[in-house]
Small-subunit ribosomal RNA, 5' domain from an uncultured prokaryote, 531 nucleotides, folded computationally.
Context: one part of a larger RNA
C1' cells in the first nucleotide's frame, strides 16, 4: 500500500447492488418447512345443491327426516413422491477431492421400436359389535372393494441349458357412440390414459487404476484375512467382499506405522510475476442429521422432518407406562468482541402429485433490520470589501479566520406533498374455425383465432409530472521526523503521549485546551488478520 463474513470509539442525509453466528455439531418453547391423486377402490364424517316424505302455514317459503343422486370430501385401502429441494462442516490426510484413463454393472419417471393385455380365486382395512388402557396405543367377532394380493393359461428378439429341452408376465380407468345383444348394470366399437415383456437411447448412480492433494523422525519398523493362489458363497457388478484349503507373502527412508491438524475443488486475497495466504457468499463433489449400532421398503437410502435396539438429556403420567430430536425458515436461552423478522406471496422460475383445473412448496421471488462492504448522489449556486462583528495572534502599526458570513440574485437534485403510470404475463378456462383419428358431423388430440373471462407478493413499484422553500442533511483523525499541515495558553520528568526514533525536570510546533491548518469524507480512526 492492498484486502476483510470483521469488531470497537466518535459521527451519521438518500439510493442501487451485494453480504450478515467465523464462537457452543450447545440446549431448544411456539408456528410453519411434503404432499398429492375420487379419471385406482369400498364409501359419506363435514359443507353445498337436488329429489322424496312429514309438519307449520303467509301456497311457496321455513323446519325435521331420508336418499351418495350431484359438486365435492374427513378417516381408510391403493399408487406416485417423502433418496429431490433446504441445512451444517463434526468426522475424514484418504473408502474423500482434483485431473486423466478403464471394465465386470444397475437405472423409477422420459424418448424410440416391437409385442401382449386371456380366464379365475381367497383375503383385508375402513365399517359393525364387544372389550383392555390415565394416555400412547391396542385385542377379539362379523361384513366388504380395488390399478392391493395369489394361482392358471399364453411365451420370444428374454433367462437357464447336459443343446434334447425347461422356465418366466400383465390391470384396469375415463370420454363418446350408429347398428347388434342385454340380467338394463352393461357387453360391443372407438379415442385417451394406464399395465406386462423385450431391445435401444438418454439421464443418473455404483466400481477399479495412475498422478497430484498438510505438519511431525523428539514416531522406524508395520501387517494373520495380513499378501497371493485354487474352489465355493455373496453382490447390480470386478474383488479376501466372506469362507475352506494351500503357499509365505505384502508395505516401508521416494517416509510405511503412529501422533497432531484439516472437509476438497472451481475460486478468493495479495503480488510485476514466481510465489505466499485462504476455501464466507455463488457453483461442483464428499460427509453428517441428539450419540452409537442395525436393517426394512424401494429404481434409488442403510433414509434430517421413516422404522428398530442401546445410551445421555428433556417432557407427560392415574407410577403400570409413554413422548421428543431446528446442523430446514423464523424465533428463544446460553456462549461471545460480534452477526437480522416468530414478515408477505406462490404472481414469476423450478420441484412433487394429478388427464386437467388445481393443490402443496420457509425451494424460490420479495419485503423488514444492520454504514457490514462496494458504487452513485446530496448537504446548495453566482455575486458580495464597509475586508462588519466576534474569536485568535500581535513588534499594538496590524495580521488571520475571510468572499467566509450578512446582504443581493438564482436553482430545487435527494428527502417531503399530490398525481400519472410501464415492464416483470408466459399461460389457464370458455366459445369458434380447421387438420388428424374413427363407422361417426360424438369424443379426444394438434394448430389458429376471439379479446369474452381469470391471472401481481413486491407495490404508495421503477420512471415521469405538480407544489413549496436554501429550505431537512458533516463529521473524524492528525499537524516533532518518517508524513501533508503552527502559534498561544495551561502543566512543570507531574499529569500525560508513543507505530519506531523518542517528547515532558518553567517560554513543550511531541502532554491538555484554544485559534489556525492538513488529509479523508457519510464516514473517519483504532484493534485483529493476510499478502
Nucleotide at each position: 500500500g492492498a484486502u476483510u463474513g470483521a469488531a470497537c470509539g466518535c459521527u451519521g442525509g438518500c439510493g442501487g447492488c451485494a453480504g450478515g453466528c467465523c464462537u457452543a455439531a450447545c440446549a431448544c418453547a411456539u408456528g410453519c418447512a411434503a404432499g398429492u391423486c375420487g379419471a385406482g377402490c369400498g364409501g359419506u364424517a363435514a359443507c353445498a345443491g337436488g329429489a322424496a316424505u312429514u309438519a307449520g302455514c303467509u301456497u311457496g317459503c321455513u323446519a325435521a327426516u331420508u336418499c351418495g343422486c350431484u359438486g365435492a370430501c374427513g378417516a381408510g385401502c391403493g399408487g406416485c413422491g417423502g433418496a429431490c429441494g433446504g441445512g451444517u462442516g463434526a468426522g475424514u490426510a484418504a473408502u474423500g477431492c482434483c485431473u486423466g484413463g478403464g471394465a465386470a454393472u444397475a437405472u423409477g419417471c422420459c424418448u424410440u421400436a416391437g409385442u401382449g393385455u386371456g380366464g379365475g380365486g381367497g383375503a383385508u382395512a375402513a365399517c359393525u359389535a364387544u372389550u383392555g388402557g390415565a394416555a400412547a396405543c391396542g385385542a377379539u367377532u362379523g361384513c366388504u372393494a380395488a390399478u392391493a394380493c395369489c394361482g392358471c393359461a399364453u411365451a420370444a428378439u428374454g433367462u437357464c441349458u447336459u443343446c434334447g429341452g425347461a422356465c418366466c408376465a400383465a390391470a384396469g380407468a375415463g370420454g363418446g357412440g350408429g347398428a347388434c345383444c342385454u340380467u338394463c348394470g352393461g357387453g360391443c366399437c372407438u379415442c385417451u390414459c394406464g399395465c406386462g415383456c423385450u431391445a435401444a437411447g438418454a439421464u443418473u448412480a455404483g466400481c477399479c487404476c495412475a498422478g497430484g492433494u498438510g505438519g511431525g523422525a523428539u514416531u522406524a519398523g508395520c501387517u494373520a484375512g495380513u499378501u497371493g493362489g485354487u474352489g465355493a458363497g455373496g453382490a447390480a457388478a470386478a474383488g479376501g467382499c466372506u469362507c475352506a484349503c494351500c503357499a509365505a507373502g505384502g508395505c516401508a527412508a521416494c517416509g510405511a506405522u503412529c501422533c497432531c491438524u484439516a472437509g476438497c475443488u472451481g475460486g478468493u486475497c495479495u503480488g510485476a510475476g514466481a510465489g505466499g495466504a485462504u476455501g464466507a457468499u455463488c457453483a461442483g463433489c464428499c460427509a453428517c442429521a441428539c450419540u452409537g449400532g442395525a436393517a426394512c421398503u424401494g429404481a434409488g437410502a442403510c433414509a434430517c422432518g421413516g422404522u428398530c435396539c442401546a445410551g445421555a438429556c428433556u417432557c407427560c403420567u392415574a407410577c403400570g407406562g409413554g413422548a421428543g430430536g431446528c446442523a430446514g425458515c423464523a424465533g428463544u436461552g446460553g456462549g461471545g468482541a460480534a452477526u437480522a423478522u416468530u414478515g408477505c406471496a406462490c404472481a414469476a422460475u423450478g420441484g412433487g402429485g394429478g388427464a386437467a383445473a388445481c393443490c402443496c412448496u420457509g425451494a424460490u421471488g420479495c419485503a423488514g433490520c444492520c454504514a457490514u462492504g462496494c458504487c452513485g448522489c446530496g448537504u446548495g449556486u453566482a455575486u458580495g470589501a464597509a475586508g462588519a462583528a466576534g474569536g485568535c495572534c500581535u513588534u499594538c502599526g496590524g495580521g488571520u479566520u475571510g468572499u467566509a458570513a450578512a446582504g443581493u440574485a438564482c436553482u430545487u437534485u435527494c428527502a417531503g406533498u399530490c398525481g400519472u403510470g410501464a415492464g416483470g404475463a408466459a399461460g389457464g378456462g370458455u366459445g369458434u374455425g380447421u387438420a388428424g383419428u374413427u363407422a361417426a358431423u360424438a369424443g379426444c388430440u394438434g394448430c389458429a383465432u376471439a379479446u369474452c373471462u381469470u391471472g401481481a407478493a413486491c407495490g404508495u413499484u421503477a420512471c415521469c409530472g405538480u407544489c413549496a422553500g436554501a429550505a431537512g442533511a458533516a463529521g473524524c483523525a492528525c499537524c516533532g521526523g518518517c508524513u501533508a499541515g503552527c502559534u498561544c495558553c495551561g502543566u512543570g520528568c507531574c499529569a500525560g503521549c508513543a507505530g519506531c526514533c523518542g517528547c515532558g525536570g518553567u517560554a513543550a510546533u511531541a502532554c491538555g485546551g484554544a485559534g489556525g491548518g492538513u488529509g479523508c469524507a457519510a464516514g473517519c480512526g483504532u484493534u485483529a488478520a493476510u499478502c

Background: The prediction has a mean pLDDT of 84. RNAcentral holds the full RNA, with entries from ENA.